[in-house]
Context: one part of a larger RNA
Molecule: large-subunit ribosomal RNA, domain VI
Organism: Planctomycetota bacterium
């Protein structure tokens, strides 16, 4: 911007895309076959690779915003106790999101018309022929079935419910997101849990700080499943989403 006001929600599906694999193993059956050695067609069952799609309960990686130990230096007036720097100074774990090595799924089945083949009737050409006339059967491939997108499909479609005559209702601003480059979706803007901040909680690190008591002393022990705590889950207007504005008018209903 168009779909000839305007909003919401929900439909159809013209048309593309995507998928589409493949091995073992078992039962038929050691059967048909074959002197034997060796060994199926058919059907049915199971396991698996690689490939993809979603996901974070598990396992487990990152996790420079969590905690804990430490080593040298500084600085807090000294101790004690903390900060800075040193590659996040170094090493131990880890919450969310993110992620695979980690889970859960998928390929299917069924149908149409076919291809190489296979056949029936059957003449030309008393026979004979799958073909000329007729009618079967027959793939992992064709088209459908499976998923996913889809009315910018200008052929611009279609149902429902609401609203407006100076508004409806859009934009713009401003709070924000498991949306995101920007933009654009989305959830909010005080009639309000959108963030942030305070409360609780889970998770997490693993027992603070001060004191006591024991030890000459490093340090043990006891208050202490302490004490901190980041992004999760929940509560709560303290704080920020104020207050203001721009399009929208006629050709039409």
């Nucleotide at each position: 911007u168009g779909c000839a006001g305007g909003a919401u929600g929900g439909c159809u599906g013209a048309g593309g895309a995507g998928a589409g694999u493949c091995u073992u193993u078992c039962c038929u059956a050691g059967u048909a076959c074959g002197a034997g050695a060796g060994g199926a067609u058919u059907g049915g069952a199971a396991a698996g690779a690689a490939c993809g799609g979603a996901c974070c309960u598990c396992u487990g990686g990152u996790g420079c915003u969590c905690c804990u130990g430490u080593u040298g230096u500084c600085g807090c007036g000294c101790u004690a106790g903390c900060g800075g720097c040193a590659c996040g100074g170094c090493a131990g774990g880890g919450u969310a999101g993110c992620c695979a090595a980690g889970u859960c799924c998928g390929g299917a089945c069924c149908g149409g018309a076919u291809a190489a083949c296979c056949g029936c009737u059957g003449a030309a050409a008393g026979c004979a022929u799958c073909u000329a006339a007729g009618c079967g059967g027959g793939a992992a491939g064709c088209c459908a079935a499976c998923u996913c997108c889809a009315a910018g499909a200008c052929g611009a479609g279609c149902c429902a419910u609401c609203c407006c005559c100076a508004a409806a209702g859009a934009c713009a601003c401003c709070u924000g997101g498991a949306a995101g480059u920007c933009u654009a979706c989305c959830a909010g803007g005080u009639u309000g849990a959108u963030a942030g901040g305070c409360c609780g909680g889970c998770g997490g690190u693993g027992c603070a700080a001060g004191c006591a008591c024991g030890g000459u002393g490093a340090c043990g022990u006891g208050c202490u499943c302490a004490g901190c705590u980041u992004a999760c889950c929940g509560g709560u207007a303290c704080u920020a989403a104020c207050c203001a504005g721009u399009c929208g008018a006629u050709c039409g209903g």